This is a predicted structure of a 79-nucleotide RNA (c-di-GMP-I riboswitch aptamer) from a Bacillota bacterium. Its Rfam family is "c-di-GMP-I riboswitch aptamer". About the family: GEMM was predicted in a large-scale screen for bacterial structured RNA regulatory elements.
RNA sequence: UCCGACUAAAGGCAAACCCGUUGUGAAACGGGGACGCAAAGCUAUGGGUCCAGUAUUAAAGGAUCGCCAGGCUACCGAA
Repeated sequence: UCCGACUAAAGGCAAACCCGUUGUGAAACGGGGACGCAAAGCUAUGGGUCCAGUAUUAAAGGAUCGCCAGGCUACCGAA
């Protein structure tokens, strides 16, 4: 450096669902809660999915990185 322990240790994140708040909405945030995660850390760059309004369609805009790929960064150290 690659790699990733079908239960190494330490530590971390937190789906569904419930409550509250915000938003037209997708959804976000806080609390509870754990289905899972070795990048489930960051990034909306490409593709995908989703959203409300306008609109003939489209474009533009928004959401999602826990859908896939790309980019950047990172704890630990068995074979």